RNA sequence: ACGGAUAUAGUUCAAAGGUAGAACUACGGACUCCAAACCCGUUCAUGUGCGUUCGAAUCGCGCUAUCCGUA
Numbered sequence: 001a002c003g004g005a006u007a008u009a010g011u012u013c014a015a016a017g018g019u020a021g022a023a024c025u026a027c028g029g030a031c032u033c034c035a036a037a038c039c040c041g042u043u044c045a046u047g048u049g050c051g052u053u054c055g056a057a058u059c060g061c062g063c064u065a066u067c068c069g070u071a
Stems, first nucleotide, its partner, number of pairs: 001070007010024004018054001026042004047063005
């Protein structure tokens, strides 16, 4: 320099154009003499800009970051 992949919650991952979900973490409660474990509940997210569409995490283009390959 060129080509490709990825970006969703604090973390690891789902969601094949129509209500953004799970597990773990955190917080609250129940249980316990106390704590752990277990059980119940709560909080928390689509990298960024523009476009397509009635409707975008999802499709297109640019940008940013990370990773891989070729030279």
This is a predicted structure of a 71-nucleotide RNA (transfer RNA) from a Chitinophagales bacterium.
Rfam family: tRNA. By type it is a transfer RNA.
NCBI's taxonomy places the organism under Bacteria, Pseudomonadati, Bacteroidota, Chitinophagia, Chitinophagales.